[in-house]
RNA sequence: AGAGUUAGUUAUACAGCUACUAUGUUCUACAUAGAGGAAAGUCCGGGCUCCAGGGAUAAGAGCGCCAGGUAAUACCUGGAAAAUGUGAGUUUUGGAAAGUGCUACAGAAAAUAACCGCCUUCAUUGAAGGUAAGGGUGAAAAGGUGAGGUAAGAGCUCACCGCUGAUUAGGUAACUAAUUAGGCAAAAGUAAACCCCGCUUGGAGCAAGGCAAAUUUGUGAUUAAUCCCAAUAUAAUCACGUGGUUGCUGCUUAUGAGGUUAUUGGUGACAAUAACCCUAGAUAAAUGGCUGUACAAGACAGAACCCGGCUUAUCAACUAACUCUCACA
Numbered sequence: 001a002g003a004g005u006u007a008g009u010u011a012u013a014c015a016g017c018u019a020c021u022a023u024g025u026u027c028u029a030c031a032u033a034g035a036g037g038a039a040a041g042u043c044c045g046g047g048c049u050c051c052a053g054g055g056a057u058a059a060g061a062g063c064g065c066c067a068g069g070u071a072a073u074a075c076c077u078g079g080a081a082a083a084u085g086u087g088a089g090u091u092u093u094g095g096a097a098a099g100u101g102c103u104a105c106a107g108a109a110a111a112u113a114a115c116c117g118c119c120u121u122c123a124u125u126g127a128a129g130g131u132a133a134g135g136g137u138g139a140a141a142a143g144g145u146g147a148g149g150u151a152a153g154a155g156c157u158c159a160c161c162g163c164u165g166a167u168u169a170g171g172u173a174a175c176u177a178a179u180u181a182g183g184c185a186a187a188a189g190u191a192a193a194c195c196c197c198g199c200u201u202g203g204a205g206c207a208a209g210g211c212a213a214a215u216u217u218g219u220g221a222u223u224a225a226u227c228c229c230a231a232u233a234u235a236a237u238c239a240c241g242u243g244g245u246u247g248c249u250g251c252u253u254a255u256g257a258g259g260u261u262a263u264u265g266g267u268g269a270c271a272a273u274a275a276c277c278c279u280a281g282a283u284a285a286a287u288g289g290c291u292g293u294a295c296a297a298g299a300c301a302g303a304a305c306c307c308g309g310c311u312u313a314u315c316a317a318c319u320a321a322c323u324c325u326c327a328c329a
Stems, first nucleotide, its partner, number of pairs: 001325010012294007020034006036300001040311002043309005048205004053229005060201005065079005080093005094196002099194002101190003115135002117131006143161006162184001163182008209249005218240007256278001258277008
């Protein structure tokens, strides 16, 4: 100097004029406050509200290496193994030895293997027997490399590796290392295929609900896994008929798993303590417009009960640590 990896900050700023919403006041004018890092997706977890008579079992649904964090999670943090990258780093994660299924085409054959080839015998252009080391097909072909052995070959035998167990040591654990036994009965792959194992799990949702005023008429049928207790109530669907409106509240003057700062503990996510703070509530939907200056730029884009996550979109600038290459000293 260049090229990268990981994490983070900001989201136009200042001034003037005018306009909109909420609250307050000395009340018709002032004061204060007023959309995001994703407010998006509605993919998760909850708070809250209502319903379900209680309990057990089943079904359905969700997750899936180990250990921590959290109100909780499919989230976050740290670790283990595997894959990948020169590297900083990134990605993935129960079980194929319980069973069933699937692997197109090509190929002899995808597990009841023999096309070419090799060997032996007869023989003449072929036949019989043996073989799975070499070649071909394929994503994948009966563990791999080497040596011995054989008619030629093959774990047939041996060494090393791989695989499956056992023991010992380290680690909370996932796992790691060493020693040892077995030629190795599961061919290989696939479980976001059915399935098995472990853990968790009631339903509906602010258009939930509550209150007030006004209005109104109900009838019939079916269903609600199994068992126990209790009870004769509740819910849903269908058919016929009648009515189904408005306002307030929930709704935000925040008390909450709240925010900011500091200290301590921890590798970290976080936790504890102390001090300070109270931050938009619209309801067909509120923050827009003009002027001036600065600038690298204004992209993606607008709360609707609240909070914690994940994912997606995105202009431009900056900060820190780390990796690789080149040159100089």
Model confidence (mean pLDDT): 75 of 100. Bacterial RNase P class A from an uncultured Gammaproteobacteria bacterium, 329 nucleotides, folded computationally. Its Rfam family is "Bacterial RNase P class A". It is annotated as a ribozyme. About the family: Ribonuclease P (RNase P) is a ubiquitous endoribonuclease, found in archaea, bacteria and eukarya as well as chloroplasts and mitochondria. The model forms 97% of the base pairs in the Rfam consensus.